[in-house]
This record gives sequence, C1' cells and structure tokens, in this order.
RNA sequence: GGACGUAUCAGCGGGAGAGAUCGACCGGGUUGCAAGCCCGGGAGGCGCCGAAGGAGCAACCGCCCCGGAAACUCUCAGGCAAAGGGACCGCGAUACGAUC
Repeated sequence: GGACGUAUCAGCGGGAGAGAUCGACCGGGUUGCAAGCCCGGGAGGCGCCGAAGGAGCAACCGCCCCGGAAACUCUCAGGCAAAGGGACCGCGAUACGAUC
C1' cells in the first nucleotide's frame, strides 16, 4: 500500500406501517367587546402501528446444564397528513483489528 472485518459520523443517497381521531384547557389572529371561525399547542379518552430504545424464545446455534440472535413475538417506551424521526442498505471518511 491492496482487498477483508468491527465501530463511529452535525457526510451523501435510499428507507415501511398505523385516526390531518375525540378532546377539557392554553396561546395567537379576526371583531369595538363577546360568541363564532381560523392557526398552533394540549392533560386525558377510544382506535391502531412496529423499523429508535427496551423485553421474550417454540424451533435453531453453541454436545448437555446453562447461554445466544433476528426484520419473529410483546408494545413498557416511541409513533399514526406533510416535514421531522426512522431499524436497515449502498457509497465516502476516520479509528481499530486480523490476514495476505
């Protein structure tokens, strides 16, 4: 130095599902004031989703005890227009490892 593995990134590109649900109340706009309407937030209620995180293990793997992983299961957390977020994938960069 080349290809390989692991981790990371205010890097680049891709990236699913599910109510723009009801709603006390709060802020702003409209109005002379209110009501109403519009915008934003929102405790809580009901319905739902799985791909942040978390938890579980029939089969499977480590011969057994016991332990282990997932895109499977649960839905605590999170989420349910767009935006944002997003497991994961490709590229790039950096660090480390082992090998030729």
The prediction has a mean pLDDT of 76.
The RNA shown here (Glycine riboswitch aptamer) has 100 nucleotides and comes from Altererythrobacter epoxidivorans.
RNAcentral holds the sequence, with entries from Rfam and Ribocentre.
It matches the Rfam family "Glycine riboswitch aptamer". About the family: This family represents the bacterial glycine riboswitch.